The RNA shown here (transfer RNA) has 74 nucleotides and comes from a Candidatus Nanoarchaeia archaeon. It matches the Rfam family "tRNA". From the family's description: Transfer RNA (tRNA) molecules are approximately 80 nucleotides in length. Taxonomically the source falls in Candidatus Nanoarchaeia (Archaea, Nanobdellati, Nanobdellota).

RNA sequence: GGGCUUAUAGUAUAGCUUGGAUAGUACAAUGGCCUUCGGAGCCGGAAAGCUGGGUUCAAAUCCCAGUAAGCCCU
Repeated sequence: GGGCUUAUAGUAUAGCUUGGAUAGUACAAUGGCCUUCGGAGCCGGAAAGCUGGGUUCAAAUCCCAGUAAGCCCU
């Protein structure tokens, strides 16, 4: 210098070439219930799309540029 892959709550992860709409799940943390005590059990709400632009009625998803991490080639 070139190419490829990845980036979603505190952590891990699904959905991504079918674009459709409160963004799902598990754990953690938190509130409540229960209990002699204890997150052992039950219930609840909160919390996320790497950044910027474009296309579209509508973008996590498609396009462009960048950032970061990893791998390969020279």

The coordinates come from a structure-prediction model, not an experiment, and the mean pLDDT is 80.